[in-house]
This is a predicted structure of a 359-nucleotide RNA (Bacterial RNase P class A) from a Gammaproteobacteria bacterium. It matches the Rfam family "Bacterial RNase P class A". Rfam classes the family as a ribozyme. NCBI's taxonomy places the organism under Bacteria, Pseudomonadati, Pseudomonadota, Gammaproteobacteria. Model confidence (mean pLDDT): 77 of 100. The model forms 96% of the base pairs in the Rfam consensus. It was read from a public genome assembly, where an Rfam model found it.
RNA sequence: UGAGUUGGUCGGGCAAUCGCGGUUGUUUAACAAUCGAGGAAAGUCCGGGCUCCAUAGGGCAAAGUGCCGGAUAACAUCCGGGGGGCGUGAGCCUACGGCCAGUGCAACAGAAAGGAUACCGCCUCUCACCUAACGUUAGGCGAGGGGUAAGGGUGAAAUGGUGCGGUAAGAGCGCACCGCGCUUUUGGUAACAAAAGCGGUCAGGUAAACCCCACUUGGAGCAAGACCAAAUAGGAAAGCAAUGAUGUUGCCCGCAUCGCUUUCGGGUAGGUUGCUUGAGGCUGUCAGCAAUGACAGUCCCAGAUGAAUGAUUGCCGCGCGAUAGCGAACAGAACCCGGCUUACAGACCAACUCAACUG
Repeated sequence: UGAGUUGGUCGGGCAAUCGCGGUUGUUUAACAAUCGAGGAAAGUCCGGGCUCCAUAGGGCAAAGUGCCGGAUAACAUCCGGGGGGCGUGAGCCUACGGCCAGUGCAACAGAAAGGAUACCGCCUCUCACCUAACGUUAGGCGAGGGGUAAGGGUGAAAUGGUGCGGUAAGAGCGCACCGCGCUUUUGGUAACAAAAGCGGUCAGGUAAACCCCACUUGGAGCAAGACCAAAUAGGAAAGCAAUGAUGUUGCCCGCAUCGCUUUCGGGUAGGUUGCUUGAGGCUGUCAGCAAUGACAGUCCCAGAUGAAUGAUUGCCGCGCGAUAGCGAACAGAACCCGGCUUACAGACCAACUCAACUG
């Protein structure tokens, strides 16, 4: 100097005038003070708080998670480790329990796709023919028998890999090293790692296939729910009915209650609350590798309800530009909180890695 990796910050501020919503000031108005959209408010993908079913429970099904240890109210989240994969590296990804419980699947090609297999080959024996040398050898071709899976082919994948020996030719057939399996020791809370020894070495792959194993799990949702006011037709019909029906996923047992379901028709739908003081923010100290926790101090920081924070002017800030000037992304709370995912113009900070050059 360039290229990368990881983490973080900003993405507007001040003043004046007018306008809007909440709270407080006796408070109906006026007036005054003060507060008033996000890092994702988006997606509705997880987890909860809270409310109701409700006066309980159990089982099956179903769903979710899946290496180890922690954090948390909880989670499929986060932190720290281990195994595997990618990258020169900083780093990144991980749906990571079990295939000897069972059932499936792997088209085509290939001899054969799991107690699967001989297509081309290699070796050997017999018979027949030919050639040469010469009296029995060697070679060639064809037919049949036996041995083989090292070489070649097919395929995503073919009964461990490389090398040496051995063999008629071969093969863990034997040996060395590696892989694999088992045992012991050491380190670690553990996942696991290392070392040594034994074994020629036990029938492949796939579970984001069905399945098995371990753990977890009621449902519905602020349009939940509670209160006040108002109105109507205490309507009509059909069906089931205690051996029944209903009760917030489905089925069964249990428990509770005594009616339930459907169709037609009629009335009301206004207000208050839930509704913002919280698993809250900020600062400091301590503990911890960290996620986070404890203690102390300090602060109150939207609660709208057809939907409030806007307009004008000036200045400052950021980026580009010599100047004039130009530009500013994704995008608006609706019960609340913890995460995940997605979108984002432009700019900045810190640490680390690699390459080249110079001293």